The RNA shown here (Fluoride riboswitch aptamer (crcB RNA motif)) has 69 nucleotides and comes from Desulfacinum hydrothermale. Rfam family: Fluoride riboswitch aptamer (crcB RNA motif). On this family, see Baker et al., Science 2012: "Widespread genetic switches and toxicity resistance proteins for fluoride". The same sequence occurs in records of 2 taxa.

[in-house]
RNA sequence: AUUGGGAAAGGCAAAGAAGUCUGCCUGAACCACCUGCCCAACGUGCAGGUUGAUGACUUCUACCCCUGC
Numbered sequence: 001a002u003u004g005g006g007a008a009a010g011g012c013a014a015a016g017a018a019g020u021c022u023g024c025c026u027g028a029a030c031c032a033c034c035u036g037c038c039c040a041a042c043g044u045g046c047a048g049g050u051u052g053a054u055g056a057c058u059u060c061u062a063c064c065c066c067u068g069c
Base pairs, nucleotide, nucleotide: 010025011024012023013022016060017059018058019057020056021055032050033049034048035047036046037045
C1' cells in the first nucleotide's frame, strides 16, 4: 500500500468551523438551480451563468453589496 473479516459505534443533510435541535443512512444517506450542446429519449458528460458559508437556530471566519471615517 492492497485485499478480506470483525468490533466499536458512527456517518450524512450543494462551498469552512463549533454548539443545540430535527430528519435521513448502514455501505447507503449526500453531491443546488438556470441555459445551451451531445442523445431517439432519459441519465451521465461538456460549456456558460446564478444564489446561499445553516436542514433549522445561535456564534465565529471568509466572500459580496451599501454607507461613514